[in-house]
This is a predicted structure of a 1524-nucleotide RNA (small-subunit ribosomal RNA) from a Bacteroidia bacterium. The sequence is in RNAcentral, with records from ENA and SILVA. Its Rfam family is "Bacterial small subunit ribosomal RNA". Gene Ontology terms of the family: structural constituent of ribosome and ribosome. Model confidence (mean pLDDT): 83 of 100. The source organism's lineage runs through Bacteria, Pseudomonadati, Bacteroidota and Bacteroidia.
RNA sequence: AUGGAGAGUUUGAUCCUGGCUCAGGAUGAACGCUAGCGACAGGCUUAACACAUGCAAGCCGAGGGGCAUCGCAGGCAGCAAUGCCGGGCGGCGACCGGCGCACGGGUGCGUAACGCGUAUGCAACCCACCCUCCGGAGGGGGAUAGCCCGGCGAAAGCCGGAUUAAUACCCCGUAAAACAGGGAUCCCGCAUGGGAUUAUUUGUUAAAGGUUAGUUCCGCCGGGGGACGGGCAUGCGUUCCAUUAGGUAGUUGGCAGGGUAACGGCCUACCAAGCCAUCGAUGGAUAGGGGUUCUGAGAGGAAGGUCCCCCACACUGGUACUGAGACACGGACCAGACUCCUACGGGAGGCAGCAGUGAGGAAUAUUGGUCAAUGGCCGGAAGGCUGAACCAGCCAAGUCGCGUGCAGGAAGACGGCCCUAUGGGUUGUAAACUGCUUUUAUGCGGGAUUAAAAAAUGCCACGCGUGGCAGAUUGAAGGUACCGCAUGAAUAAGCAUCGGCUAACUCCGUGCCAGCAGCCGCGGUAAUACGGAGGAUGCAAGCGUUAUCCGGAUUUAUUGGGUUUAAAGGGUGCGUAGGUGGGCUGUUAAGUCAGUGGUGAAAGUUUGCCGCUUAACGGUAAAAUUGCCAUUGAAACUGGUAGCCUUGAGUAUGUUUGGGGCAGGCGGAAUGCGGGGUGUAGCGGUGAAAUGCAUAGAUAUCCCGCAGAACUCCAAUCGCGAAGGCAGCUUGCCAAGCCACAACUGACACUGAAGCACGAAAGCGUGGGUAUCAAACAGGAUUAGAUACCCUGGUAGUCCACGCUGUAAACGAUGAUUACUAGCUGUUUGCGAUAGACUGCAAGCGGCAAAGCGAAAGCGUUAAGUAAUCCACCUGGGGAGUACGCCGGCAACGGUGAAACUCAAAGGAAUUGACGGGGGCCCGCACAAGCGGAGGAACAUGUGGUUUAAUUCGAUGAUACGCGAGGAACCUUACCCGGGUUUGAACGCAGGCGGAUUCAGUGUGAAAGCACUGUUCCAGCAAUGGCCGCCUGCGAGGUGCUGCAUGGUUGUCGUCAGCUCGUGCCGUGAGGUGUCGGCUUAAGUGCCAUAACGAGCGCAACCCUUGCCGCCAGUUACCAGCAAGUAAAGUUGGGGACUCUGGCGGGACUGCCAGCGUAAGCUGCGAGGAAGGCGGGGAUGACGUCAAAUCAGCACGGCCCUUACAUCCGGGGCGACACACGUGUUACAAUGGCGCGGACAAAGGGCAGCUACCUGGUGACAGGAUGCGAAUCCCAAAACCGCGUCCCAGUUCGGAUCGGAGCCUGCAACCCGGCUCCGUGAAGCCGGAUUCGCUAGUAAUCGCGCAUCAGCCAUGGCGCGGUGAAUACGUUCCCGGGCCUUGUACACACCGCCCGUCAAGCCAUGGGAGCUGGGGGUGCCUGAAGUCCGUAGCCGCAAGGGUCGGCCUAGGGUAAAACUAGUGACUGGGGCUAAGUCGUAACAAGGUAGCCGUACCGGAAGGUGCGGCUGGAACACCUCCUUU
Repeated sequence: AUGGAGAGUUUGAUCCUGGCUCAGGAUGAACGCUAGCGACAGGCUUAACACAUGCAAGCCGAGGGGCAUCGCAGGCAGCAAUGCCGGGCGGCGACCGGCGCACGGGUGCGUAACGCGUAUGCAACCCACCCUCCGGAGGGGGAUAGCCCGGCGAAAGCCGGAUUAAUACCCCGUAAAACAGGGAUCCCGCAUGGGAUUAUUUGUUAAAGGUUAGUUCCGCCGGGGGACGGGCAUGCGUUCCAUUAGGUAGUUGGCAGGGUAACGGCCUACCAAGCCAUCGAUGGAUAGGGGUUCUGAGAGGAAGGUCCCCCACACUGGUACUGAGACACGGACCAGACUCCUACGGGAGGCAGCAGUGAGGAAUAUUGGUCAAUGGCCGGAAGGCUGAACCAGCCAAGUCGCGUGCAGGAAGACGGCCCUAUGGGUUGUAAACUGCUUUUAUGCGGGAUUAAAAAAUGCCACGCGUGGCAGAUUGAAGGUACCGCAUGAAUAAGCAUCGGCUAACUCCGUGCCAGCAGCCGCGGUAAUACGGAGGAUGCAAGCGUUAUCCGGAUUUAUUGGGUUUAAAGGGUGCGUAGGUGGGCUGUUAAGUCAGUGGUGAAAGUUUGCCGCUUAACGGUAAAAUUGCCAUUGAAACUGGUAGCCUUGAGUAUGUUUGGGGCAGGCGGAAUGCGGGGUGUAGCGGUGAAAUGCAUAGAUAUCCCGCAGAACUCCAAUCGCGAAGGCAGCUUGCCAAGCCACAACUGACACUGAAGCACGAAAGCGUGGGUAUCAAACAGGAUUAGAUACCCUGGUAGUCCACGCUGUAAACGAUGAUUACUAGCUGUUUGCGAUAGACUGCAAGCGGCAAAGCGAAAGCGUUAAGUAAUCCACCUGGGGAGUACGCCGGCAACGGUGAAACUCAAAGGAAUUGACGGGGGCCCGCACAAGCGGAGGAACAUGUGGUUUAAUUCGAUGAUACGCGAGGAACCUUACCCGGGUUUGAACGCAGGCGGAUUCAGUGUGAAAGCACUGUUCCAGCAAUGGCCGCCUGCGAGGUGCUGCAUGGUUGUCGUCAGCUCGUGCCGUGAGGUGUCGGCUUAAGUGCCAUAACGAGCGCAACCCUUGCCGCCAGUUACCAGCAAGUAAAGUUGGGGACUCUGGCGGGACUGCCAGCGUAAGCUGCGAGGAAGGCGGGGAUGACGUCAAAUCAGCACGGCCCUUACAUCCGGGGCGACACACGUGUUACAAUGGCGCGGACAAAGGGCAGCUACCUGGUGACAGGAUGCGAAUCCCAAAACCGCGUCCCAGUUCGGAUCGGAGCCUGCAACCCGGCUCCGUGAAGCCGGAUUCGCUAGUAAUCGCGCAUCAGCCAUGGCGCGGUGAAUACGUUCCCGGGCCUUGUACACACCGCCCGUCAAGCCAUGGGAGCUGGGGGUGCCUGAAGUCCGUAGCCGCAAGGGUCGGCCUAGGGUAAAACUAGUGACUGGGGCUAAGUCGUAACAAGGUAGCCGUACCGGAAGGUGCGGCUGGAACACCUCCUUU
């Protein structure tokens, strides 16, 4: 010393930059809902808008004349009552006079100023009442209000006459320590100057009385001093705009005068020409200032309500009077606006005092009480007045305090809500119930402090008048605060919120609707975000919302920020002001530091103590008040001053370097043109073409000539220059840098607002020049279009001279200067000693890197490091470098440079992906090489479409379409029509009734069904049980919806080689590394290397099958040898050899050899082997993607239907048919068709079955019959082979279609089955664009089997074997994929993003013929009141007044101009909007790299020319660096 918290939101994620938003505190607040009490404080922020009514400033009779009014004594009317008289008394309206009214109270219009604050000064001033001191008060005079009389007027008011008083007024006298002037002496100071003394001198100016019992008191005049209060001057401080840069004529100063309390251009005359200003004058806008208040850690920021101080104002403007004091809130005059009265002739008024009214507004109170206290004015006093003040009333508008009860009480009650619901949870000890308390409330009773006196009066003390003592009385608030007693839990809880920030969660409703929202954002059928409910949380007589301020925001950064890429370094230099500045010595004391003094009002703040029951609140003391002034010191640092120094800087001398600048001269090549020659049909141009040129001779080629522009190679990460920029050779002139030396000067330096100069390209002006190239333009192409890219031409321009312009990605996107902080390396120039060697020095130009810095990328002695100085610039994106204004320019345009409105982002760097008409490597029937198909025909089948009563539903690029369906005539079946049923078609439980079940039958009907008849049980001794039917109750059912609520399953990328983890390491982090690199592989397969080391899911292997061998085992298989036997046959005995069957093993591992290679591995018509480099095939599908498919296979959440969206039945439909598509079958034929004969499989299936064989039939098949539940029997082969025939034709090809006749299945073949026979004999002669499959036992081709199934629409699907090819050079291209890398504005990830015109709606804004208003200035005219000046007549004894004139001025009028605001037909761009239109500019090489400046052109984005930049990809080359 007591003091500092953050969060949400840009992204797929990250770090940063940066804005927006929130949590806190505050308020003179308002609004919504709610409300018990008290204390303290507060209450028109808007219209300085207008005000009805009442009150807010009077008092004094002890100044005066008096008596309208009240009362009394007295008197009169005989008394009473009543009336009248009554200044004699108390008193007193109006009047004269005095004091007050300049205070108190209100408001914040004006004011950017000596207005305020602070500190000084007045030697340039005033001050009534108060205190003190000195001195004085003699005499006289005439008026005038009032009263009275008269008059005018509606009134307000006014006029005339007569009379009168004073503390009113005047005159004379006296008078100085006063004032004015002269003289003398002395002292002092800060310049003008001031003070003192004087028996010094001249002049001027006073007065009032009243009262008392009392020379009792109060006054009066002149003067000195004090106090209080004011006036003036000065230093410093005091808002924003430069899109306000020049302002000023009484202006600045002087002299003289006037004026003032006083200084002063304050005013006047004259003289001079000054004065203010970038250190911000002048102008404009806004605003009372301070103490303080809120906030903040502080520094700051914001505010100035209540209280206190100062200022200003009082309907607006001006003016003076009176007075000690005013240019006067409740005074005067004038002018103006407004309101009111009026008899129309004239008058009256000023709430920004207290209440109150209207108006305005979101909004702010009573027409209250009292002078009891405090204070003010008057008075001698009593006392009077006091909307100042003290109190009360209203208002949750604030702060503080209190209460709405406390304790016990579980059946954890009822009710509510929720759930996984016979139950549980929660509301909740909450309630009920029991006991207790009584603040508050209500009633009753008591009852304050605030008041202390002072005075009047009396007494005492002393010289006066003061002091002391005694002393009656006085409370608005208020019967209030407070105290006591009684009653009884009795009278008292709400508001907001509950997605995150942010404490608090569920249900229902709703369905991008209704709505919410501070930001992000919620809501499209399961919403913790909307509305309601239950519950919870927070605060609480309040709670929320809105508005505003500070905070958070280090988001204007002094404390405490930045500028390579996020916003931000001026294009460059020279240089003025300014800022900053080397070494030593002395001095000074402005800055600086220390001590002391004064001041910094009080209140407030902080701390201690104290008082209201506590607290708020209040009292008291202290601290603080960070400031200013003065004074005394210090002297390190900064500054001033004096002197010296040489290292900064400069100069000189001597080398040296360069594409530095300016001017002149010269040169060759190229290009174009002209002339001539040779020569002939094309040239040119492109992706391909065309336009163009050419037989009038081009292009090409040779010679000669002309013109203009630019300078190849050298040449380089090179050199020079401040930047822009600079390149042939040469001459002249000019400038600069470096090095060496240390001669000269002696801080002369650095930076640099203004200013000046330079400043690419384009562009402009004038005049030349014009070869090339080339905006615009023209033509040709391309294209959907092509105002482009490409081509052919071509004008400005490109060049020169002179002048302008002044901008660029004018870039190192990096201001200048100085110092310091490891190195390595290349290069240029110079030096060191002659040198090529060598190490070193200096100045440049580059590369890599230490420390450090940075958000990172990166920078790193050429800093973006560490420090210092100066300049420039930034503060969210858009609007916008736009508008307006000003400056510059011939123009184009440049410089300066906003706002409204709108968004919650816009951005930087890096990361992971994805993508690229980027790159590298690699793979795949991906292409290529082949073979066969599809697309054409007919038919089959699926789909779309159409149709229909219905044509049920689903699947839709690849990854739907012979798919779900591996069997739609009924059934299936979900669809349609019609007829039925309603606890239902099935099943379970409980109860009741009946009965066996069943069987037989009748009626009706299309059937289902409905109605009905007859018959009749089982087990057990029995009770009873079993079974069935009906009825009742409880549970049903749904192929209805949502595959975007789901499970499960599946497709696809893809059998692609990938996808991850642990630990470690790297990075702020996302993340990376591992997994990259080299080699290799089918493979993230392996090897090597390696900040990684290991591991997991995938790969491979393990599994099945097939290929070879062995062993074991042989029946139904097999049959070599032996035997038997037949017409024949493993038929039989037998065998265990073979084949085969099926179980177990072996076998293949780059193991061997050779070559290459570090290895892994590769290569080899290698060896061996049945098989060779994964032997063939299958099963096996990583993390994930497609909200992929399926609620109709199944399951399941939610929603929906319940005499129907359920269910049963009959019939129909799913089979329709102009058409389109997919997948197939059969073909178009001779490598074939047909006929006859002949041969060889595998794998399967078979009893409601497969069926040998026999018989019949042309046949499908039928009738018999036997074998086989199957290595035994059966189904059961074709292509092929042989022979014959056909002879190229719509055929002996092809078989669709149709006719007829049959067979089979089945309840039933009409819609709608298959098969057979006879007849019929369509299209089709090899298929456009395009497209599919396949790399070997594959394609192609041939047949066989099976599932489903009564049968079958099967040409489909799944399997089996038979016959059995061709080709692959290769990876440029198409498609898909993997790895690495690169760019990215993509992340819903290129089917992405995104630009501009046009069209529509809304919003704000610029211009605009003008129109309307406002404030201010200027000129001219007029000019009230009033001060001042002047003034013969009139009045007055006089003082003086009046009159008239003049100056000035408020106001009014007029004129021209500037500024500012509103509005305006029309018009310009801008912003925001639903899914509009046209194109595709940008992001990838964005498909022509982009961008900057400029010019031209074009519907639009934009295009092109010239110059520039990299913030361009890719490739090649060169150079350099690193490692080995």